[in-house]
RNA sequence: AGUUGGUCGGAUGGUCGCUGAAAGCUUGUCUUUUAGAGGAAAGUCCGGGCUCCAUAGAGCAAAGUGCUAGCUAACGGCUAGGUAUGGCGACAUAACGGAAAGUGCUGCAGAGAUUUAGACCGCCUGCAUGCAGGUAAGGGUGAGAAGGUGUGGUAAGAGCGCACCGCGCGUUUGGUGACAACCGUGGCAAGGUAAACCCCACUUGGAGCAAGCUCAAAUAGGAUGAUGAUGAGGUGGCUCGCCAAGUCAUCGGGUAGAGUGCUUGAGGUGUUUGGUGACAAACAUCCCAGAUGAAUGACCAUCAAUUACAGAACCCGGCUUACAGACCGACUUCA
Numbered sequence: 001a002g003u004u005g006g007u008c009g010g011a012u013g014g015u016c017g018c019u020g021a022a023a024g025c026u027u028g029u030c031u032u033u034u035a036g037a038g039g040a041a042a043g044u045c046c047g048g049g050c051u052c053c054a055u056a057g058a059g060c061a062a063a064g065u066g067c068u069a070g071c072u073a074a075c076g077g078c079u080a081g082g083u084a085u086g087g088c089g090a091c092a093u094a095a096c097g098g099a100a101a102g103u104g105c106u107g108c109a110g111a112g113a114u115u116u117a118g119a120c121c122g123c124c125u126g127c128a129u130g131c132a133g134g135u136a137a138g139g140g141u142g143a144g145a146a147g148g149u150g151u152g153g154u155a156a157g158a159g160c161g162c163a164c165c166g167c168g169c170g171u172u173u174g175g176u177g178a179c180a181a182c183c184g185u186g187g188c189a190a191g192g193u194a195a196a197c198c199c200c201a202c203u204u205g206g207a208g209c210a211a212g213c214u215c216a217a218a219u220a221g222g223a224u225g226a227u228g229a230u231g232a233g234g235u236g237g238c239u240c241g242c243c244a245a246g247u248c249a250u251c252g253g254g255u256a257g258a259g260u261g262c263u264u265g266a267g268g269u270g271u272u273u274g275g276u277g278a279c280a281a282a283c284a285u286c287c288c289a290g291a292u293g294a295a296u297g298a299c300c301a302u303c304a305a306u307u308a309c310a311g312a313a314c315c316c317g318g319c320u321u322a323c324a325g326a327c328c329g330a331c332u333u334c335a
Base pairs, nucleotide, nucleotide: 001332002331003330004329005328006327007326008325010303011302012301013300014299015298016297018036019035020034021033022032023031024030025028038309042320043319045318046317047316048315049314050208051207052206053205057240058239059238060237062204063203064202065201066200067081068080069079070078071077082096083094084093085092086091097199098198102197103196104193105192106191120139121138122135123134124133125132126131127130147165148164149163150162151161152160166188167186168185169184170183172181173180174179212260213259214258215257222251223250224249225248226247227246233243234242267286268285269284270283271282272281273280274279
């Protein structure tokens, strides 16, 4: 000068105030004790737990993921490795299966960008000032011109031949594997694009705590129309299967309060063992918000970076985004 990983982002004591839990009694909006927003609570982008449809299956379509192996309840996550690209490097990124199944696209420039194309300048040969034939090595256009460098050969050239490299295919060796290395072989099926259609592999019911369950209250089990055993309807679409009698629309009338779900968990912390690691197991220990028009505020003292981003609403595991300031470690490069 960089790369990368982690921690904090207020604490302690007191007074008053708010919410939950436990205990107490004189049962009172009482007393005492105790707990009380985050690293992202945010975005709602993924994955689940849980509840219901529900007795609930199969297929198609559709959607998602896309190197390999592990971890996990699972994932598009994490860990380790491989390949490619960038970087002096530590490292970072990857929308990382298939272009020899097929279709499509490849602007402008340029002679020509698959109908193995192409002759503008040029090189060579013949006749002769223009034509005919050969050529694609050199120049030009372009992001890209039908492998690259060198050499032989040729009228001039060209993988036309050869050497090395590249590319394709194959054996052997190492590896669980993705792959890697050596060797052999082929003059070599123009290149790119699948975040184009498509092909391949794997995965996938739906709706959601305003899900649901219980109690209370109230009424007009009202009216009209359509449809229904030739099967209404049954939590995304279609088909089959299964169950099976009401269903839908409009108008009109009545009620709507309380509890539960609701926080003991795929939970936190510590030690030991195994593992490169993500993690796993065993033992020990702790209880850490449950509001419902929405609780944690004010003051004082001490310490302190606290002046940033910013407030739970069923819960958990991730990812992404925002962040004043303070601190700890490992690694790389230069002097």

This is a predicted structure of a 335-nucleotide RNA (Bacterial RNase P class A) from a marine eukaryotic metagenome. It matches the Rfam family "Bacterial RNase P class A". Gene Ontology terms of the family: tRNA processing, dimeric ribonuclease P complex and ribonuclease P activity. By type it is a ribozyme. The model forms 97% of the base pairs in the Rfam consensus. The sequence is in RNAcentral, with records from MGnify.